[in-house]
Context: one part of a larger RNA
Molecule: large-subunit ribosomal RNA, domain II
Organism: Archaeoglobaceae archaeon
Formats: sequence, C1' cells, structure tokens
RNA sequence: GCCAGGGAGUGCAUGUCAGUGGCGAGGCUAAGGGUGUUAAGCCCGAAGCCGAAGGGAAACCGAAGACCCGCAGGAAACGAGGGGUCGGGUGUGCUCGCCUGAGUCACUGGCAUGCGACCCGAAGCCGGUCGAUCUAGACGGGGGCAGGGCGAAGCGAGUCGAAAGGCUCGUGGAGGCCCGCAGGGGUGUUGAUGUGCAAAUCGCUCCCAUGACUCCCGUCUAGGGGUGAAAGUCCAAUCGAGACCGGGGAUAGCUGGUUCCCUCCGAGACAUACCGCAGUAUGACCUGCCCGGAGGCUGGUAGCGGGGUAGAGCACUGAUUGGGGGAGUCGGGGGGUGACACCCUCGCCCUCCUGUCAAACUCCGAAUCCGCUACCGCCGUAGAAGGGUGGAGUCAGGGGUAGGGGUUAAGCUCCUACUCCGAGAGGGAGACAACCCAGACCGAGGUUAAGGCCCCCAAGUGUCGGCUAAGUGUGAACGAUAAAGGAGGUCCCGGGUCGAAGACAGCGGGGAGGUAGGCUUAGAAGCAGCCAUCCUUUAAAGAGUGCGUAAAAGCUCACCCGCCGAGACUCGGGGCGCCGAAAAUGGACGGGGCUCAAGCCGACCGCCGAUACCUCGGGGCGCCGAAAGGCGAUCCGGUAGGAGGGCGCACCGGUGGCGUAGAAGCUCGGGCGUGAGCUCGGGUGGAGCCGUCGGUGACGAGAAUCCUGGC
Repeated sequence: GCCAGGGAGUGCAUGUCAGUGGCGAGGCUAAGGGUGUUAAGCCCGAAGCCGAAGGGAAACCGAAGACCCGCAGGAAACGAGGGGUCGGGUGUGCUCGCCUGAGUCACUGGCAUGCGACCCGAAGCCGGUCGAUCUAGACGGGGGCAGGGCGAAGCGAGUCGAAAGGCUCGUGGAGGCCCGCAGGGGUGUUGAUGUGCAAAUCGCUCCCAUGACUCCCGUCUAGGGGUGAAAGUCCAAUCGAGACCGGGGAUAGCUGGUUCCCUCCGAGACAUACCGCAGUAUGACCUGCCCGGAGGCUGGUAGCGGGGUAGAGCACUGAUUGGGGGAGUCGGGGGGUGACACCCUCGCCCUCCUGUCAAACUCCGAAUCCGCUACCGCCGUAGAAGGGUGGAGUCAGGGGUAGGGGUUAAGCUCCUACUCCGAGAGGGAGACAACCCAGACCGAGGUUAAGGCCCCCAAGUGUCGGCUAAGUGUGAACGAUAAAGGAGGUCCCGGGUCGAAGACAGCGGGGAGGUAGGCUUAGAAGCAGCCAUCCUUUAAAGAGUGCGUAAAAGCUCACCCGCCGAGACUCGGGGCGCCGAAAAUGGACGGGGCUCAAGCCGACCGCCGAUACCUCGGGGCGCCGAAAGGCGAUCCGGUAGGAGGGCGCACCGGUGGCGUAGAAGCUCGGGCGUGAGCUCGGGUGGAGCCGUCGGUGACGAGAAUCCUGGC
C1' cells in the first nucleotide's frame, strides 16, 4: 500500500414541544403489597403530583356575562373557532399591566440540561507503590598499576670558616613529578557506519597512567525526594521532577473522523453583548407546523412635494497669477541723508481688470434617489400580509462594477449600493471560483446567445469601401504594460499667403555709384567694435546675409531680369504607423501561419455555436377529484441546515409460504426499479430459508498519520 473484519448522537433522570391513544373538571398513581407455572400479567395501594383563579412586594381582596363584526358553509337568516367594544377580578398603577374553565396520564418522536454524553487524540495534576544489578555520592572488606627518566629532605666524606654555616662530591629515593604498557578516559577526524557489528559502534589520532587513581564484593541515601568538584548532571536505553498502577472515559472554546436512497425548501459569514476577537448568547437571515382570512410589493409611467451630490461657479468663507488706480501711512524691509524730518521703492489695506482652486465654500445645479396619490405590472383564496410556536445553521468571507476613507503603492486595508462566487453545472475567454452568455428534473430532435467561421477546429480563404508596411497587429476588461518627449512615415480635413500680369525649386545674368559712410584703430575698405543707416543711377542691388583677408582682394546672399510652365509655401486638427523600449536556459499572437490580410476602421449578407429557447415523449411536486382524469404563462441547480417518503440488516410476536426432486452462502449471466435495492436462470454448496403485518435495535463504512489480521 491493498484486501477482509471491527469502527462514532447512546442510556437514565428532569424539563419543553408535537403526534397518537385513555379518561376528562378532573387525570395519574409512587414506594410497597396480594396473586401468579413465583414468568408475563392481573388486582390492591391517593401518600403525593399536575389541573380546576387570579391579582398584589405584602396585608389582603377575589371573576355571571352582553352587544357588534365575521372565515369555512349557506339563497338568505345565521354563523363553532376568530376579531372588536362594553362589563367583571385585582393592583399605588384605572387612557395602564395581568387575568376572565381544559386538563392529565401513557407511548412515540424533536430539542434542552445534568451526567464520559457522537468517536479517537494531549502535554499535564494528584495518590499509592516499585526501583541505586545502570548511574551519583558515601561507608566497610579486598585487588591492580611493565619498563625507563628526573633526583627533594635526611645522612656521609672532603674543603672553607672563629663561629653560624657555606661549597663540592657521594649516598639517599621524595613527588596529586616526567616518558610510556596493562588499565582508565573519550581530543580531533564534523573519516567509516548511519534499514549499522552497535537504540553511540569501528579506524587513525589524542589525555591520565602512585593517585582528588582504578576495579571487585557487601551495604546506605528515593521522587519536589536523593545524589551532584554544579552540566539541570545522574537516579535501570526514561529526568527542568523516575517508572508502574490508580483518580480516569481528567480536560481540550483545538485538529481529524462520523457509515443507505430519493423528494421539497434553502441560508450566513451582519448587529449587540461578553477577560470578547479560533468561542458563546440574543436579534437578523433558513426551515417545519399552527392560527389568520384579503390584501401585499422590491417594478414601470404620470402628477405633486423633498434634497444640495456630479457638474459648474466665485456672489459668501478661505486659498490664489499678472497688471492698473487710491488713501492711510499706524507698523515692517531696502535706498537717498552724518542723523532727524521728508522723499522713492517693496510690503500691508481698499478698489477695478485679468487668470485659477476647495470634503468641512455656494449666486447656481442635474441624472439618480426618497415620500404621497393615480393607473399599469407582479405576488396572493393552490391562502399572501400579519401573528404564534418546534428545529437549525451562521457570526474567518471573497471577486466585479460604481461611489468613498486610509495609503508612495499593492493580488493592500476599511466602508456604502448592486451583483456574482461561496452553495452554480453548461457554452465562450488557450489553460483560468466569481469577466461575457446562460440558471442544469430525464430522454430525443431543432433554433439561437456570448463568441466565432485559413489549418489545428464546427462554420466565409464572404461582399463593398478605406487605412497600416511597423509582422504594427492578429490580446474585450481583469492582464501580461507603457510615458514625457521627438521625426519632410503616410492618409484625410481646415485656415492663411503667393501664383498664367508666370508663383516655388533649379539654371543663366545683374547685384552698381557717392564710398574705404563717420568714429575707433597699427590697420577697420559691407562683414573686431561704437554711432548713424542717407542720397543717386536703376529692372534691381543692404552704408550689407554668411564664408574669407593682416587690411584689401575674392566667393556668396538679400534684391532684380531671363529660361521654364502649374501649383508653391506656411499654420492647425484628425486616422493608422515610427523612435523613445533593458533581465536573466531558446520562445512565444494558444500554435501553425497571415500583408488590397487570416491586421485595423466602417457597411452588409450568410453560416457555426450551450443543459438557454422551441417541439415531442416521460417523471416528480402542488392543487381539484372517490377514481379516471384535469389544471400550473410564471414549480423541480444547490453547501451549512430544516422537513417528508422510502431501501436494506439482525432479532421478537402474529400470519402466509419454500426446502435433500436441494435451503443459506458463493459464483457466472438475464431482467426490473429515478435510487437505496429487488428478482429470474445455470453452476457450486449440502440444511436450513423467505414474504407480509406489528414491534425492538450494540443496524448500513472509503477516508479518522483509525484498530486487528492477511498478503
């Protein structure tokens, strides 16, 4: 891992609600007793409990009912229940609160509370025991330590000295001394091993090795205790409190798991509170039942009201560009003056023109929105609205669009409205919870939606017109990018100026004289610089556009003429493209590939394409009905969850059957049912089994790192 078997809402008590049954202003017995085949049962047993009266803190007081409306039904009258008004009881409550006769017992089911309370799961806490054969320390009795080295005290001799004593040589053999076996240890190797030889080993290396050494035997200290040259070490592979058994099914607001089918409805992730934020309670939202009995409403249109948002504006509040004018100059900065006065200027203030801004500005002001009314629409006698009551789940939400707060931003965070995912399948978007289309009862056929129609790939290599040359593009948004800025890319539109009295470009010619203007300067002649910038001849020609020279010269331009012969120049707007443009293996329009397109823009025709829509058949649900049948334009997606109806297993009681002419079980086939499942035939097997009605339950397995076994 697979297979088989096992494996989780139970029992009692109490309460509450519903259903069924008994009795009913009453209902019931409990313990216990009698009887009994000491079994089931039957019969006693009102002690006591609930109810029949309430109100009031209490003292205390203490409920006749009448009238009207009205559902079902009915021709109507009427009309159980229901509603209202009055009356009655009581209370400080008097326009107010509560009350003004249906219960009780049993069984079954739902739920709650207490208990282990659906099942498995802690780390822990406490008690009582067992452990010092491991290890720590201690006590008693014993054992062990090759060899070599160093050479303390003491002692002797010699020598020196007056002495004390010194020195030298020897002797001697001290030592938690040195090297190193046995023995003890465990430093480095981050070697080997790492399902090992081994739940700590192996190799090499290393430390101690007469001592605070090491070993054996006997003995002592015990769990909040021991022991500890102290590391929270060690106390039997267990130690920041041993192990075993018990309290014990500790507790777990946490994780996991929780077993057959079909049908109907179907959420929430919000609010408030809580030592509350992984929880719980109440409300909101879901569901079942009951009462009720006719209206209800999210929609549309119109009318009448309300508003101060978007936008806009500057009339107020405040911010704010440039300029003009004005007075005061109180106060401020700078300048003039030695200083003051005074003057100039800036600033301040007022005013006019001009240009702007605002959630907490508004002279204005929508679309939407809200209220009422009318009509339409939708829902509702197949029972809505409303009310009561049983059962929940939920209180981690998320995406999109629009509007906001926070933020540099975020697949960020916090709100509001709608919607979707959640709990929603199907088609499209390459793949892709929430984007587009569309809400799936089952089967079949057809038609469309979004999106597509060159091939992968169903359907157009469709028609007409234009644009793009960048493979731009072939990407709806999300989102897979792109900006400031730049350019005789190209197409379209508009304004201006010039142009057959000839424009623009090109080519040819002219481009002069006073004069080298004056000044300056070494020089300054159109062309370093300063000033002025005239006149003449002309078709035209600057006191000169650039190059150039030391200065001249020279070239050229403006300007004019000629040749040529039809548009030229300039400004602005729009479309599609270009540059700007950098990321890590080679590479992405989904790919191939595509250029008057298979790209982009516009117009048009056809086709493909969903569980959508239509048609046919079938089923369910709801209602009417005895049934047959009928009705439903608008019912039948669904997680948590509520409700209903079924299938199967074991046993018991009643009843009906089967079986050695072959039961159960197993196995291979056929059939029926929406399904759980049921049934028939063959084989095997060899003795029990099934239907039906009622009852009972240790009743259904794929998951729990589930348990046991097998492989």